[in-house]
RNA sequence: GCUAUCUUAGCUUAAAUGGCAGAGCACAUGGUUGAAAACCAUGUAGUUGCGGGUUCGACUCCCGCAGGUGGCA
Numbered sequence: 001g002c003u004a005u006c007u008u009a010g011c012u013u014a015a016a017u018g019g020c021a022g023a024g025c026a027c028a029u030g031g032u033u034g035a036a037a038a039c040c041a042u043g044u045a046g047u048u049g050c051g052g053g054u055u056c057g058a059c060u061c062c063c064g065c066a067g068g069u070g071g072c073a
Stems, first nucleotide, its partner, number of pairs: 001072007010025004019056001027043005049065005
């Protein structure tokens, strides 16, 4: 340099065909305990990597950029 693929919450990730962005862990509050851990209940957290385009509607399709991984040279 060419090519394929990936990027969603603090971390790991789901979201068939374009139609309400979810879960686990972590975190916070309360319960429980002499106190902690564990457990139970409730809750917070997302410009879906960035910028455009298509569409009534985009995590999803198209283009560009950035970064990660693999292959080729």

This is a predicted structure of a 73-nucleotide RNA (transfer RNA) from Papaver nudicaule. It matches the Rfam family "tRNA". By type it is a transfer RNA. Rfam links the family to the GO term triplet codon-amino acid adaptor activity. The prediction has a mean pLDDT of 80. The source organism's lineage runs through Eukaryota, Streptophytina, Papaveraceae, Papaveroideae and Papaver. RNAcentral holds the sequence, with entries from Rfam.